A computed fold for a 74-nucleotide RNA from a Candidatus Heimdallarchaeota archaeon, annotated as transfer RNA.
It matches the Rfam family "tRNA". Rfam classes the family as a transfer RNA.
RNAcentral holds the sequence, with entries from ENA.
The prediction has a mean pLDDT of 85.
Taxonomically the source falls in Candidatus Heimdallarchaeota (Archaea, Promethearchaeati).

[in-house]
């Protein structure tokens, strides 16, 4: 410098191809249960979908640009 991939709760990770309520697990609380805690039930909370623009009645999804990682090639 050129290509590829890749970012989505604290983590981990589906969902984007083909646009139509943002989802699971694990942790966190809260409750039963227990003498207590663990496990076990049941439940509620957590999200600018890496920025930022654009198209759409509508965008995690499609387009345009900047960035953060991680691989090739030089």
């Nucleotide at each position: 410098g050129g290509g590829a991939g890749u970012g989505u709760a604290g983590c981990g990770u589906a969902g984007c191809c083909c646009g139509g309520c943002a989802g699971c697990g694990c942790a966190a609380c809260u409750g039963g249960c227990u003498c207590c805690a663990g496990a076990c039930c049941a439940g509620u909370a957590g999200g600018u979908c890496g920025g930022g623009g654009g198209u759409u009645c509508a965008a995690a999804u499609c387009c345009c640009u900047c960035u953060g990682c991680u691989c090739c090639c030089a």